[in-house]
RNA sequence: UUAAUCCGUGCAGGAGAGCGCAUCGCCGGGAAGCCGGCGGGCCGCCGAAGGCGCAACUCCCGCAAUCGCUCAGGCAAAAGGACUGCGCGGACGCA
Numbered sequence: 001u002u003a004a005u006c007c008g009u010g011c012a013g014g015a016g017a018g019c020g021c022a023u024c025g026c027c028g029g030g031a032a033g034c035c036g037g038c039g040g041g042c043c044g045c046c047g048a049a050g051g052c053g054c055a056a057c058u059c060c061c062g063c064a065a066u067c068g069c070u071c072a073g074g075c076a077a078a079a080g081g082a083c084u085g086c087g088c089g090g091a092c093g094c095a
Stems, first nucleotide, its partner, number of pairs: 005091009018043001020042002023040007044075003050071001051069003057062001
């Protein structure tokens, strides 16, 4: 100096599942009918933030996932999004 690896960060890509049902309460507007927003109820689903669980292996402690669970989160758009590529900064550093 540098391959690979790890962390952070910027950009790009990035799936799935009802923009469900009925009605109650509160707030705002209105003469009223009603309209809008928020919260609650009832299910049905998704799985790629996070979390939890398990195999081989291990004396034991432990120990993986894009597998399972579905607590959380999500089911129009937006946001989020495992993961992938490229760039930048840092750590480490095969040859």
Predicted 3D model of a 95-nucleotide RNA (Glycine riboswitch aptamer) from a Betaproteobacteria bacterium. The prediction has a mean pLDDT of 81. It was read from a public genome assembly, where an Rfam model found it. The model forms 85% of the base pairs in the Rfam consensus.